[in-house]
Context: one part of a larger RNA
RNA sequence: CGCAGGAGACUUGAGGGGUUCCAACCUUAGUACGAGAGGACCGGGUUGGACGCACUUCUGGUGUGGCAGUUGUCGCGUCAGCGGCAGCGCUGCGUAGCCAUGUGCGGAAGAGAUAAGCGCUGAAAGCAUCUAAGUGCCAAGCUCCUCCCAAGAUAAUGUCUCCCGGAGCGCAAGCUCCCUGAAGACCACGGGCAGACCACCCGUUUGAUAGGCCAGAGGUGUAAGCGUCGUGAGACGUUUAGCUGACUGGUACUAAUCGGUCGUGCGG
Numbered sequence: 001c002g003c004a005g006g007a008g009a010c011u012u013g014a015g016g017g018g019u020u021c022c023a024a025c026c027u028u029a030g031u032a033c034g035a036g037a038g039g040a041c042c043g044g045g046u047u048g049g050a051c052g053c054a055c056u057u058c059u060g061g062u063g064u065g066g067c068a069g070u071u072g073u074c075g076c077g078u079c080a081g082c083g084g085c086a087g088c089g090c091u092g093c094g095u096a097g098c099c100a101u102g103u104g105c106g107g108a109a110g111a112g113a114u115a116a117g118c119g120c121u122g123a124a125a126g127c128a129u130c131u132a133a134g135u136g137c138c139a140a141g142c143u144c145c146u147c148c149c150a151a152g153a154u155a156a157u158g159u160c161u162c163c164c165g166g167a168g169c170g171c172a173a174g175c176u177c178c179c180u181g182a183a184g185a186c187c188a189c190g191g192g193c194a195g196a197c198c199a200c201c202c203g204u205u206u207g208a209u210a211g212g213c214c215a216g217a218g219g220u221g222u223a224a225g226c227g228u229c230g231u232g233a234g235a236c237g238u239u240u241a242g243c244u245g246a247c248u249g250g251u252a253c254u255a256a257u258c259g260g261u262c263g264u265g266c267g268g
Stems, first nucleotide, its partner, number of pairs: 001152001005163006015149004021049007033038001051106005059100004066093005071086006110144003117137004164267001165178005179265001184262004188204005209255003212251005218244003225238005
């Protein structure tokens, strides 16, 4: 820009893409077959490998703004208690998130037309012949089925809902004047498990969007101070304490202020 007014949702599916794997075991059955040795088709069931998609309850990894321990040094006047730096100083754990080695699921089943192949009926050619007319079966392959994208599919789909004036002139499209600026969209602002930007999604006081605060979960592992015991390093009690990022719920305390722009007026 188009899709013969504008807008918001939800859709159909032309077309395109993805997938399409393999093995072992049990059973049928030590059956059919075979002198024996050996040893099935078909059918049923179970398990596994590789691959793919999704997810994070469990297991495990990371987790540089969580907690604890600890070395050296500097600082807060000293003690105590803390802080800075040393690759997050080093070490032990670890929430959310992100992950795989973890978890779930997938290839199935089915239909149609076929290939090689196997047939039926059957002439040319009194026979024979799957083929010439006609008509069956049959593959991991083909077309569907299944999953994803999808109306710029210009043949531009469909359904629902929402919105929009008076006068004059003109056959009409439309033009002029006055009025109007809808539905809705965007900007802006607060954000996100969305994200390179953009986009997408949510919120903007008629509000729980982010932060703070409160409560909890989870983590760490029993803070400081004080007391008691010990010459002391320390131990014990107060104390399953104290602290706590991302998680859950609540709460307008702080910040989403005021606002602006586009879009018109019933439609060849």
Model confidence (mean pLDDT): 89 of 100. Predicted 3D model of a 268-nucleotide part of an RNA (large-subunit ribosomal RNA, domain VI) from a Verrucomicrobiia bacterium. The full RNA is in RNAcentral, with records from ENA.